[in-house]
RNA sequence: UGCGGGGUGGAGUAGUAGGUGAACUCAUCGGACUCAUAAUUCGAAGAUCGUAGGUUCGAAUCCUACCCCCGCUA
Numbered sequence: 001u002g003c004g005g006g007g008u009g010g011a012g013u014a015g016u017a018g019g020u021g022a023a024c025u026c027a028u029c030g031g032a033c034u035c036a037u038a039a040u041u042c043g044a045a046g047a048u049c050g051u052a053g054g055u056u057c058g059a060a061u062c063c064u065a066c067c068c069c070c071g072c073u074a
Base pairs, nucleotide, nucleotide: 002072003071004070005069006068007067010026011025012024013023019057028044029043030042031041032040050066051065052064053063054062
C1' cells in the first nucleotide's frame, strides 16, 4: 500500500438472496427451594446491531465513506 475476515446487551455467539416480537449460553438483580450456601427452578433488567450518510413503504442484513481489531501482501 492493497486484499480478505470481523465489530450485535457485561462476556461469548446466532441471525445476511430486506418484512410480522433482534435470539441463545454464561454473568447480574429479585423470588421460590434450604437451617444456610451452592445446585436447581421461576421471573426481570440490559444491545435501536462500530460511526455517518444513501437506497427502500421497510435495513443488523443492500450501497458509499470513515474508525477500530485480526490475518496475508508490498
Predicted 3D model of a 74-nucleotide RNA (transfer RNA) from Candidatus Nasuia deltocephalinicola str. NAS-ALF. Its Rfam family is "tRNA". The family's RNA type in Rfam is transfer RNA. Rfam describes the family as follows. Transfer RNA (tRNA) molecules are approximately 80 nucleotides in length. Taxonomically the source falls in Candidatus Nasuia deltocephalincola (Bacteria, Pseudomonadati, Pseudomonadota, Candidatus Nasuia). The sequence is in RNAcentral, with records from ENA, GtRNAdb and Rfam.